This is a predicted structure of a 267-nucleotide RNA (Bacterial large signal recognition particle RNA) from Lysinibacillus composti. A source record names the gene ffs. The RNAcentral record of the sequence draws on ENA and Rfam. Of the family's consensus pairs, 92% are formed in the model. Rfam family: Bacterial large signal recognition particle RNA. Rfam's curators write: The signal recognition particle (SRP) is a universally conserved ribonucleoprotein involved in the co-translational targeting of proteins to membranes. By type it is a non-coding RNA gene. Its family is annotated with signal recognition particle, plasma membrane targeting and SRP-dependent cotranslational protein targeting to membrane, signal sequence recognition in the Gene Ontology. Lineage of the source: Bacteria > Bacillati > Bacillota > Bacillaceae > Lysinibacillus.
RNA sequence: UCGUACUAGGUGGGGAGGUAGCGGUGCCCUAUAACUCGCAAUCCGCUCUAGCGAGACUGAAGUCCUUAUCUGAGGCUGUACGCAUGUAAGGCCUGCCUUUUGCACGUAGUGUUGACGGUUGGGUCCUGCGCAAUGAAUACCCAUGAACCAUGUCAGGUCCGGAAGGAAGCAGCAUUAAGUGGAACCAUUCAUGUGCCGCGGGGUAGCCUAGCCUGAGCUGGCGACAAAAGUAACGCUUAUGUUCGGCAGUCAAAGUGAGGUGUACGG
Numbered sequence: 001u002c003g004u005a006c007u008a009g010g011u012g013g014g015g016a017g018g019u020a021g022c023g024g025u026g027c028c029c030u031a032u033a034a035c036u037c038g039c040a041a042u043c044c045g046c047u048c049u050a051g052c053g054a055g056a057c058u059g060a061a062g063u064c065c066u067u068a069u070c071u072g073a074g075g076c077u078g079u080a081c082g083c084a085u086g087u088a089a090g091g092c093c094u095g096c097c098u099u100u101u102g103c104a105c106g107u108a109g110u111g112u113u114g115a116c117g118g119u120u121g122g123g124u125c126c127u128g129c130g131c132a133a134u135g136a137a138u139a140c141c142c143a144u145g146a147a148c149c150a151u152g153u154c155a156g157g158u159c160c161g162g163a164a165g166g167a168a169g170c171a172g173c174a175u176u177a178a179g180u181g182g183a184a185c186c187a188u189u190c191a192u193g194u195g196c197c198g199c200g201g202g203g204u205a206g207c208c209u210a211g212c213c214u215g216a217g218c219u220g221g222c223g224a225c226a227a228a229a230g231u232a233a234c235g236c237u238u239a240u241g242u243u244c245g246g247c248a249g250u251c252a253a254a255g256u257g258a259g260g261u262g263u264a265c266g267g
Base pairs, nucleotide, nucleotide: 001267002266003265004264005263006262009058010057011056012030013029014028015027020047021046022045023044024043035055036054037053038052039051064260065259066258067257068256070255074251075250076249077248078247079246081245082244084242085241086240087239088238089237090236095234097230098229099228100227101226102225105223106222107221108219109218110217117213118212119211120210121209122208123207124206125202126201127200128199129198130197131195132194133192134191135190136189137188138187141182142181143180144179150175151174152173153172158167159166160165
């Protein structure tokens, strides 16, 4: 140095959790390569480098062992860090929004066909008297209207008288009373949510209207500005969670590098 046969070793590892501690089953991660069977979270088996029992494969090297200020999949912890997002609270942090008040900057309207202001009168308002209208009623006019208890005239008939004549008086007729009906103006009375009516008195805040004086603004609708009040939907503030990311720490597979490591026989 080569060949053959053995042996040590190996046939995954890690995180969290659990545990006095270690490992396994279970959950998660890692590169689809991670031997098979049995035990096992109401746990199973061990005791300080720590699964137990049985079997199979591989086997001295790319694969076993050690190591590194190397690299670092992934996990865990922390962080008043960043973005996003949920929940809760806040209207005297705060915008948006709403209301009230002020101002008169913009806009709009109005104004020399005269603003604002001042002044005089009248109306609207109240009241007294009157007038008209309307409604009702009365009177007047027309018609009708009394068996007897209205009037006038009273046929017939009745009564008194010797007669002449007289008396009462029904029916009828006429006129009327009470009443009934009609007519629509003249007269009268009463009444009123009637009236561009007349004559007075009162009132003067507002509105309308007419005149006079003065001479350029006035109004405050919409927006702006200022002050006050309100509102938690959104923005804002505060607190508290969640995902992702950053930072720090920690554990760490696999990789890379370096090094190390048997026995026997034979050439």